[in-house]
Molecule: transfer RNA
Organism: Patescibacteria group bacterium
RNA sequence: GGGCCGAUAGCUCAGCGGUAGAGCGUCCGUUUCGCAUACGGGAGGUCAAGGGUUCAAAUCCCUUUCGGUCCA
Numbered sequence: 001g002g003g004c005c006g007a008u009a010g011c012u013c014a015g016c017g018g019u020a021g022a023g024c025g026u027c028c029g030u031u032u033c034g035c036a037u038a039c040g041g042g043a044g045g046u047c048a049a050g051g052g053u054u055c056a057a058a059u060c061c062c063u064u065u066c067g068g069u070c071c072a
Stems, first nucleotide, its partner, number of pairs: 001071007010024004018055001026042005048064005
């Protein structure tokens, strides 16, 4: 320098045009003498950045940044 893959909640990830979700974590409540477990509920997101297509973009297209991998 070139090819490919990835970037979404604090962490690990799903979501592949039409309301942004799960597990773990965190907070509150019930249960307990107390803790843990269990159960119920809540908060938490500029979907890496910019632009384009579309009635509508996390999702499709272009460029850039960062990470991984392969080739030279």